Small-subunit ribosomal RNA from a metagenome, 1493 nucleotides, folded computationally. Its mean pLDDT, the model's own confidence on a scale to 100, is 83. Its Rfam family is "Bacterial small subunit ribosomal RNA". Its family is annotated with structural constituent of ribosome and ribosome in the Gene Ontology. The RNAcentral record of the sequence draws on SILVA.
[in-house]
RNA sequence: AGAGUUUGAUCCUGGCUCAGGAUGAACGCUGGCGGCGUGCCUAACACAUGCAAGUCGAACGUGAAACAUUAGACAAUCAUUUCGAUGAGCGUUUUUUGUGGAAAGUGGCGAACGGGUGAGUAACACGUAGGUAACCUGCCUCGAAGUGGGGGAUAACCAGUGGAAACGCUGGCUAAUACCGCAUGCACCUAUGGUAUCGGGAGAUAUGAUGGGUAAAGCUACGGCGCUUUGAGAGGGGUCUGCGACCGAUUAGCUAGUUGGUGAGGUAAAGGCUCACCAAGGCUGAGAUCGGUAGCUGGUCUGAGAGGACGAUCAGCCACACGGGAACUGAGACACGGUCCCGACUCCUACGGGGGGCAGCAGUGAGGAAUAUUGCACAAUGGGGGGAACCCUGAUGCAGCAACGCCGCGUGAAGGAUGAAGGUCCUUGGAUUGUAAACUUCUUUUAACGGGGAAGAGGAAGGACGGUACCCGUUGAAUAAGCCACGGCUAACUACGUGCCAGCAGCCGCGGUAAUACGUAGGUGGCGAGCGUUAUCCGGAAUUAUUGGGCGUAAAGGGCGCGCAGGCGGCCAUUUAAGUUUGACGUGAAAGCUCCUGGCUUAACUGGGAGAGGUCGUUGGAAACUGAAUGGCUUGAGGCAAUGAGAGGGGUGCGGAAUUCCCGGUGUAGUGGUGAAAUGCGUAGAUAUCAGGAGGAACAUCGGUGGCGAAGGCGACUUCCUGGACCAAUACUGACGCUGAGGCGCGAAGGCGUGGGGAGCAAACAGGAUUAGAUACCCUGGUAGUCCACGCAGUAAACGGUGAACACUAGGUGUAGCGGGUAUUGACCCCUGCUGUGCCGCAGCAAACGCAUUAAGUGUUCCGCCUGGGGAGUACGGCCGCAAGGUUAAAACUCAAAGGAAUUGACGGGGGCCCGCACAAGCGGUGGAGCAUGUGGUUUAAUUCGACGCAACGCGAAGAACCUUACCUAGGUUUGACAUCCCGGGAAUUCUGUGGAAACACGGAAGUGCCCUUCGGGGAGCCCGGUGACAGGUGCUGCAUGGCUGUCGUCAGCUCGUGUCGUGAGAUGUUGGGUUAAGUCCCGCAACGAGCGCAACCCCUUUCUUUAGUUACCAUCAUUUAGUUGGGGACUCUAAAGAUACUGCCCCGGUUAACGGGGAGGAAGGUGGGGAUGACGUCAAGUCCUCAUGGCCUUUAUGCCUAGGGCUACACACGUGCUACAAUGGACUGUACAAAGGGUUGCCAGCCUGUGAAGGUGAGCCAAUCCCAUAAAGCAGUUCGUAGUUCGGAUUGGAGUCUGCAACUCGACUCCAUGAAGCUGGAAUCGCUAGUAAUCGUGGAUCAGAACGCCACGGUGAAUACGUUCCCGGGCCUUGUACACACCGCCCGUCACACCAUGAGAGUUGGUUGUACCAGAAGUCGUUGGGCAAACCUUUCGAGGAUGCAGGCGCCUAAGGUAUGGCUGAUGAUUGGGGUGAAGUCGUAACAAGGUA
Repeated sequence: AGAGUUUGAUCCUGGCUCAGGAUGAACGCUGGCGGCGUGCCUAACACAUGCAAGUCGAACGUGAAACAUUAGACAAUCAUUUCGAUGAGCGUUUUUUGUGGAAAGUGGCGAACGGGUGAGUAACACGUAGGUAACCUGCCUCGAAGUGGGGGAUAACCAGUGGAAACGCUGGCUAAUACCGCAUGCACCUAUGGUAUCGGGAGAUAUGAUGGGUAAAGCUACGGCGCUUUGAGAGGGGUCUGCGACCGAUUAGCUAGUUGGUGAGGUAAAGGCUCACCAAGGCUGAGAUCGGUAGCUGGUCUGAGAGGACGAUCAGCCACACGGGAACUGAGACACGGUCCCGACUCCUACGGGGGGCAGCAGUGAGGAAUAUUGCACAAUGGGGGGAACCCUGAUGCAGCAACGCCGCGUGAAGGAUGAAGGUCCUUGGAUUGUAAACUUCUUUUAACGGGGAAGAGGAAGGACGGUACCCGUUGAAUAAGCCACGGCUAACUACGUGCCAGCAGCCGCGGUAAUACGUAGGUGGCGAGCGUUAUCCGGAAUUAUUGGGCGUAAAGGGCGCGCAGGCGGCCAUUUAAGUUUGACGUGAAAGCUCCUGGCUUAACUGGGAGAGGUCGUUGGAAACUGAAUGGCUUGAGGCAAUGAGAGGGGUGCGGAAUUCCCGGUGUAGUGGUGAAAUGCGUAGAUAUCAGGAGGAACAUCGGUGGCGAAGGCGACUUCCUGGACCAAUACUGACGCUGAGGCGCGAAGGCGUGGGGAGCAAACAGGAUUAGAUACCCUGGUAGUCCACGCAGUAAACGGUGAACACUAGGUGUAGCGGGUAUUGACCCCUGCUGUGCCGCAGCAAACGCAUUAAGUGUUCCGCCUGGGGAGUACGGCCGCAAGGUUAAAACUCAAAGGAAUUGACGGGGGCCCGCACAAGCGGUGGAGCAUGUGGUUUAAUUCGACGCAACGCGAAGAACCUUACCUAGGUUUGACAUCCCGGGAAUUCUGUGGAAACACGGAAGUGCCCUUCGGGGAGCCCGGUGACAGGUGCUGCAUGGCUGUCGUCAGCUCGUGUCGUGAGAUGUUGGGUUAAGUCCCGCAACGAGCGCAACCCCUUUCUUUAGUUACCAUCAUUUAGUUGGGGACUCUAAAGAUACUGCCCCGGUUAACGGGGAGGAAGGUGGGGAUGACGUCAAGUCCUCAUGGCCUUUAUGCCUAGGGCUACACACGUGCUACAAUGGACUGUACAAAGGGUUGCCAGCCUGUGAAGGUGAGCCAAUCCCAUAAAGCAGUUCGUAGUUCGGAUUGGAGUCUGCAACUCGACUCCAUGAAGCUGGAAUCGCUAGUAAUCGUGGAUCAGAACGCCACGGUGAAUACGUUCCCGGGCCUUGUACACACCGCCCGUCACACCAUGAGAGUUGGUUGUACCAGAAGUCGUUGGGCAAACCUUUCGAGGAUGCAGGCGCCUAAGGUAUGGCUGAUGAUUGGGGUGAAGUCGUAACAAGGUA
């Protein structure tokens, strides 16, 4: 950085698609290790269980166990003993005191942090910058001043008692840093009036005076810790403001506490925050209101950037805590693990009542494509409490799971060729896998095992992670590679299988028998513990274009004007400083990003430093430009008076021509209309013609790419009213201008309403034609309408397909209007200015076409519009309209194109020029008959196959009785009928038997050659038997092919090199003017040359010459029946070499040319006639059955052999021929003249036999010698006399001949007899232009035999061509095209069928929201004081007061209800159109003049 895809190709426009990067991902296949991160995007769905907020005994009263202790009682035992007792005494029990501190309670602090989630929110919620002179702040820090003296209760506890429980109730006891008075009061609060400083001011700060009011709590281990009041700080918070950041106008108006004021209440605090009263405001096109969507940001991804998309993890802010509402406590909450109420859900229950809230960490279910452990630890960091020890902490630190991501490492390294084996391919030679492996040497990261073993914790101890990181050692290549792709884009190719099937596919597109595109394999490419796919975002996409696009024809200029807002705006000067610009200061959290530099072995990751990041704020400067203010100017704009031009507009009047109608006259049979007709009109008198009249509409000529108008549009003449432009010369105003969203007005035709009018024309309609049909085109009629008045409508290809305005940028030439100059007697002419309107053209622009001072050029300003095609200018909604409808204007779905300009072809019921037996002019045929032959069809066991418009059909087939033969039936055969190789045997070969239709099967007999030889044998050839490689195939594919052929077409074309032109495809040359049979030649020309074709060179023929004369010839000489024999070389002829013809000569035309016309001469004259010769290419033309050949198929058969049959069938249809239909003829008799061929398996003379075909015999000839072999038509004569015949010969009967192994199916010929159709052939159609047609016979190939076919030969021998209008084919130029498979093209609409999405729809059913009303829980606030009450006061001690609480009432209010609307979703019988879909139906609308532009 681009690429693919519209076309036959090109350029452009334009969409679609791809290559890149990214992800909280998921899925498929695969999976070794480690580090660092990350992990419910869906149901803010429901949650079992455990844990996540406690702590303080140095605030307080109790207080179990345990320990110590005091005192008493009892008592085992011991000592003493006077035996009475005394003492000691383990132990038990009671009691005192102390330590101790479980547990609950009072009290303090915390629980408002930390953690989660993103539902709501479009908002001062967030970001940024500020304000708070309108505020609060527990704990913490630093100051100042205090901490006196009292009082009454209460929980725990005890007793009783209710309840299933939760939880209470009553009575009694008690403490405090709990609660309450009193005192003091620097300070603080408050009231009053001062002073100083600051401020624009409201006011702030400081200070002092007077009056009123307000505090406190103790504990202690004696070190301290607390408490009260207050000042300041730090940090935190509340509140207000500027600016910034989503979509929809198919949401345009919203608002009653609404906007403001006064006063009051309320709050920590300003404020309609709330209330009373007053005023009527406030917001909105710079988007209010409404609807949809959404947490915001730092940032993340992408991008060159500007931007675009996103807002996981981390960090800041906000909001929420089952849904909704509310307050309490507190410094702070309207409170995730608090309270109350309503609701839904769920759990317990003894049915009376109660409990609960994982969007904390784990975990469960559900949902989903999808997201982890009911782990360890408080060791670190941080938090709460405590003086501390310490306790708590699912914050956090770690571990577990997951390739989810990023990063790093490994799966070995070196050597190793006979290039092993195997695989794959193969032209069978080999190639490749591939140094790859094996093998040799080596290493040990990782994994495994063994040993050691941290830092992380500042002075000791204390480590969840963790026996982890790391280090050492041992064994051993050992434990470790996949995924995707391989037609192009896009790196990488072959084989097999499959056969439009199965399948692939991101786009283009692959697959219908040779698939590099499907599947598999081998190989290769890419990445690699991953690889692909899917989804999403940015990019590419300049495809929304600020950077950075467009609008004549591709999508796109509003139909036109006026004009509010808005945007933009002339010259000079002064001021200002909003924009602009520059400096300073502040801020833009951290993380992130960039740079530098450190730490983990490296990297990812992470530490430190710096930078960057803004429409930011404050402030100082500058003053060019824009803005603002002021003053001036005249060039932009306007403008008084005057002239000429004009279908400019509106009204009035009026004119002639024409059509039609009416009346009258003349007049008679038609008229009218068409391609041709008919309907129609007309004997009741039309048409025609003359005269008169009526009525409506339109204005010929002039008339003109002339004029006017903003556009639509405007056309006889007159008059009235009226708008605008232009020209010339100037007074005056002094920027007054340009554009113009909305808005307002005008606006062709057609249409609608009301009322007139109505001649002509004419939708609808009717009739007649045309036609397959004809609801059309054509004709005859004909109503709305067209006309007028007044309204509506508001659209057009309303087009210059080109918005308006201004400025600038070569010219030339017309035309209209008005001037100026010069000249003239005057009019012209000439030069020149402005305005309009055309054409040509330079630069420039443009994809090209083209535009070009009237821009589509160069610039400025403003408006409108476009963003792939279809769906669709459609649906819904809104607005307008009487309606028709207009305007605004989507989506689902579907396609990979749709499109513009130009190019080359092809085509046209486009044009021009030209040619051809193409037509015409002629001659003869075919089509009718019979027969022959080929084809189709049918039939058949088979009727083998191929060829199908011309260019298949007497074609392959130059010849099917067997063979051929490929087909059918039957019989047989399997290395084969044929080729090569190997083994064994045998000469080859000849004769012969049996069965059989034959093939074949089974036998018999005879017989041994050639070459070499060391005499054993070997070799070549042939035959027989055998093994396997292989043979064989007229089996398939001519759409896999070669070769050959047909055809356009013997038409004149088809190309190339260089140059030039064009962005390019391409063009030029090759077009043009002439000419030719010809791209033949000449001239001209940005072309100059060349090639393949044309022509010529070749062959035959026509004339002549020379040479040569045998088998040919014979003039002269001789000779014969006979060129028979001598002879001749003259002639004919033969066959070799030459000559000749070239527009060379003359005349005319033409351009002095090419060339054409005429003429002479000549055997021949303008390529003399004929043949061979076939350019580039087209038709997937024909042929796999001539041959060759790839692939496929077959291999005891689709091969081979054999017999018989079939290819010869026969209701029929077609093609090509033969013979005829007769007298230009038939029959008979006589008679003349060819050419070219063939012949030894042959041609066969002559003679004999036969009516004949032919047979017998037999000479000659391997051929200018002999034979086939008589040519026939012709000519001469005779006969027939127009008839189904003396025409015609089919058919049939009989008898034969010949070929052949064999003529039954199925040959040809002969003789006798028979004697069919047919009397010139409908529509249609073929050949031929001169030695041609026509006609006549002759020969040959094939071949045993079998031509009416084919090929060739000569004889006789015409007619006609004015001409190119038409039919067919072709060539050149040009034009149109929506065709390119190229008109046998393309293509439209209805209908029918299937599927898809969508509109309408009686309605039905959800969501959301508005309005009105009802009702109203909890709760704050207000109010009340009849119930109750320890603290204070008074007291007569009864009580009263003050105050408080429960309760009552009131305002507000959630859920709920009723009624009625808006918006939106789903669904609905039926219905409307739309889209899509190899082969449906009907027509043929469009593309060519598309057949009616």